[in-house]
RNA sequence: GGGUGAGGUAGAGGCGCGAUGAGCCAAGAGUAGUUUCCCGGAGAAUGGCAUCGGUGAAGGGAAAUGAAAGGGGCCAUCGCCGAAGCCCGGUCUCCUGCCGCGGAAUCGGAGCUGGGCCUGCAUCGAAAAGGUGCAGGACUGUCACCGGGUGCAUCGUCCCUGGUGCCCGGUGGAGAGCUAUCUCGCUC
Repeated sequence: GGGUGAGGUAGAGGCGCGAUGAGCCAAGAGUAGUUUCCCGGAGAAUGGCAUCGGUGAAGGGAAAUGAAAGGGGCCAUCGCCGAAGCCCGGUCUCCUGCCGCGGAAUCGGAGCUGGGCCUGCAUCGAAAAGGUGCAGGACUGUCACCGGGUGCAUCGUCCCUGGUGCCCGGUGGAGAGCUAUCUCGCUC
């Protein structure tokens, strides 16, 4: 000095990821709900129990009143680059009176996805927003291999071959990756 194994540190991908907010905006919506009157005539919510209901249920019409949550955009701040998302399992909690369904939070996982975008289908959703899953499409970052070009070094000159940096193209892999660097071990 090179190679390799383990551990640490710092970085890169880019409309990059996520969180927070007594912030602002749109939408939700003149919707749900509530009250009164009329029609209606026995049921009411996703399931069960409870509860309500001929002192009038569901549903429909008229009038008055009239929200909110989740999600989205902007702004600000913070944490980051398996950022994060999904899936599986556990704990706990919220939502009707209870259970269930469903949702939120948190922990574990060497289970899947490198990343953003577009399209289609499904699902959540008020939604042509957005999220998630599956499939497809081009794009992009990274590494490996192959081909081509170019610069550099080796050389007395030229040519050829090989090495190495950069550029272009093709094929393929995956983040447990990639780049740089430090420590330790092994080896040349």